[in-house]
């Protein structure tokens, strides 16, 4: 170098063949329980879906450039 593959919330992941306000689940913080606390119950916060661009009414989902991580390969 060339090729595939893969990036969503602190973490791990969903999300049909493009279609309704991207959802969980652990962690966080707040309530309730408790003499405190652990567990439990209840609830709220947290995402420009790696970055621009572009197709399109409409993009996490299709194009293209490029960043990062693994992989194959000479």
């Nucleotide at each position: 170098g060339u090729g595939c593959u893969u990036g969503u919330a602190g973490c791990u992941u969903a999300a049909u063949c493009g279609g309704a306000u991207a959802g969980a689940g652990c962690a966080u913080c707040a309530g309730a329980c408790u003499a405190c606390g652990a567990a439990u119950c209840u609830g709220a916060a947290g995402g420009u879906u790696g970055a621009a661009a572009g197709u399109u009414c409409a993009a996490u989902u299709c194009u293209u450039u490029c960043c990062a991580a693994g992989u194959a390969u000479a």
Molecule: transfer RNA
Organism: Nephroselmis olivacea